[in-house]
Context: one part of a larger RNA
């Protein structure tokens, strides 16, 4: 690994991208047929031999054997359409001639996948069989070490001799030899630099053979070159995989500008008048120098009510005033196009609430520290009153949160149902209309957020249409976890301004 857990008990990186990795979609010889042979406790019939009986015969879930029929198995042939091509061998055929009555025997010549020895063929993985693989050990056979662990010995006789063992099995990965050809991978013809046949032309080049030895030239054999026919001349599909083009939308997605709304603090101005705030009660607190409160104005920052919902869009954190510009994306829809481009990933990248850090701004709410008034046994706390960092925004930085669904991603199957957001397709549906649609109501159909209801299934249970298709265990792939603590802590190493962050024991306890 088989074979293990990860919603809640340890455990799914906060979230996408991504390379090396693992993994990857169907297609190209399949089917028919004869079938030597073997197997059958098969199904019919015979023959020998032997057992029982009711003996010219019958029976047996008795032997042994023949035949025939059927089913399995399985050499090797046959088909249409492909295990080949080539050298030597020649087993053996056929023809003609010699020589023979004959049976042979020899000589030539044509054909010759009997066996065999060679050389070329697309190349690995996988799998049968094999040779190999040191003993000991390990299994295991044999053997009365008196038994056993061991040990390789013994064992018979008339102790002259005789005779048996010291097996056998595993032996993984590499690596040889030889079958098979599913199932996997890579390789070939598109700017033919492509198979094949013929036939030229120039060059090149090594051996034979013509009686030797040298020399030219011819022919043959092998490169290169060029024409010319020949051929069904050569480009699988178009995944309910992907990408990319186009169409109409859609969406509180993102980014810069713009623009509005009330509140809540100031501020001015008028009005009035004694308390007002605040709480459980009250105080700090503010007020005839007019507090609070009302009316009209003005400015400042911040926020974005109701609509607003088990509704939308966003990787994910997150996204709500108007309008304008930018660039992006999902999903429909398509008799559009590429053809495997894919999925998930160590390293390594981008994002990333809120606090927090550094420099500007800007500072209206609210509010860590901090001050005061309460409570209280005591409050360094809950409650009230002030208040600073902050809170916004711009540039940088951190990079973590119950970052949750506590539930990776991708693929596929498995039960109904109504709604609802998005395209789209349809109606003799109903209104309107600029006749091009629009708006609804209906049915359908794809992709979404979700919910009821079942419970085939699953789960310790809570629950779950996934947490289902798991001892009837294997779709692909990535991360992570091993009893409580110490500990996310030492120390090391990396980042970081710095707070930390990311990797991360162990002694001890229990």
């Nucleotide at each position: 690994u088989u074979g293990c857990a990860g919603u809640u008990a340890a455990a799914a990186a906060g979230c996408u991208c991504g390379u090396a990795g693992u993994u990857g979609a169907a297609c190209c010889u399949u089917g028919g047929g004869u079938g030597c042979g073997g197997u059958g406790c098969a199904c019919a019939u015979g023959g020998u031999c032997g057992g029982c009986c009711u003996u010219u015969g019958g029976u047996c879930a008795g032997a042994c054997u023949g035949u025939g029929u059927c089913a399995c198995c399985a050499a090797a042939c046959c088909u249409c359409u492909u295990u080949g091509c080539u050298g030597g061998g020649g087993a053996c055929u056929c023809u003609a001639g010699u020589c023979g009555c004959a049976a042979g025997a020899u000589u030539a010549g044509a054909g010759g996948c009997a066996a065999c020895c060679g050389g070329c063929g697309g190349u690995u993985a996988c799998u049968g069989u094999g040779a190999a693989g040191a003993a000991a050990u390990u299994a295991g056979a044999g053997u009365g070490u008196u038994u056993a662990a061991a040990g390789c010995a013994g064992g018979c006789u008339u102790a002259c001799g005789c005779u048996u063992g010291a097996a056998u099995a595993c032996a993984u990965c590499a690596g040889c030899a030889u079958g098979g050809a599913a199932u996997a991978a890579c390789g070939a013809u598109a700017u033919a630099g492509g198979a094949c046949u013929u036939g030229g032309u120039u060059u090149c080049u090594a051996u034979u053979u013509u009686g030797u030895u040298g020399g030219u030239u011819u022919g043959g054999g092998g490169g290169a070159u060029c024409a010319a026919g020949u051929a069904a001349u050569g480009a699988u599909u178009a995944a309910u995989a992907g990408g990319g083009c186009c169409a109409g939308u859609u969406g509180g997605g993102g980014g810069c500008a713009u623009u509005a709304g009330u509140a809540u603090u100031c501020a001015g101005u008028a009005g009035u008048c004694a308390g007002a705030g605040g709480u459980g009660a009250a105080a700090u607190u503010c007020u005839u120098g007019g507090a609070u409160u009302u009316a009209c104005u003005g400015a400042a920052g911040a926020c974005u009510a109701a609509c607003u919902a088990g509704u939308g869009c966003g990787a994910a954190a997150g996204c709500a005033u108007u309008u304008g510009c930018c660039a992006a994306g999902g999903a429909u829809g398509u008799u559009u196009u590429c053809a495997u481009u894919a999925a998930u990933c160590a390293a390594g990248a981008a994002c990333g609430a809120a606090a927090g850090u550094u420099a500007g701004g800007g500072g209206a709410u609210c509010g860590a520290a901090g001050a005061c008034g309460a409570u209280c046994a005591g409050a360094u706390a809950c409650c009230g009153u002030c208040g600073u960092a902050g809170u916004c925004u711009u540039a940088a930085c951190c990079a973590u949160a119950a970052a949750c669904g506590a539930u990776g991603c991708c693929g596929a199957c498995u039960u109904g149902g109504g709604a609802u957001c998005a395209g789209c397709a349809a109606a003799u549906g109903u209104c309107g209309u600029u006749a091009g649609c629009g708006a609804c109501u209906u049915u359908g159909u794809u992709g979404g957020c979700a919910c009821c209801a079942u419970g085939u299934g699953a789960g310790a249970a809570a629950u779950c249409a996934a947490a289902g298709u798991u001892u009837u265990u294997g779709g692909g792939u990535u991360c992570u976890g091993g009893g409580g603590g110490g500990a996310g802590u030492a120390u090391g190493g990396u980042c970081g301004c710095a707070a930390g962050g990311c990797u991360g024991a162990a002694a001890c306890u229990u």